[in-house]
RNA sequence: GUGGCCAUAGCUCAGCGGAAGAGCACUUGCCUACGAAGCAAGGGGUCGCAGGUUCAAAUCCUGCUGGCCACG
Numbered sequence: 001g002u003g004g005c006c007a008u009a010g011c012u013c014a015g016c017g018g019a020a021g022a023g024c025a026c027u028u029g030c031c032u033a034c035g036a037a038g039c040a041a042g043g044g045g046u047c048g049c050a051g052g053u054u055c056a057a058a059u060c061c062u063g064c065u066g067g068c069c070a071c072g
Base pairs, nucleotide, nucleotide: 001071002070003069004068005067006066007065010024011023012022013021018055026042027041028040029039030038048064049063050062051061052060
């Protein structure tokens, strides 16, 4: 330099046009002598950035940035 894959909650990931969820973590309550475990509820995300397509984009297209891999 070229090509491919990836970027979504604090962490690991799902969601592949109708607008964001799970597990763990965190907070509160229940339970307990106190914790842990368990149960219930809750908070937390301009979906890497910028444009485009569309009535509507995390999702499709283009460029850029970062990471990984392959080739040279």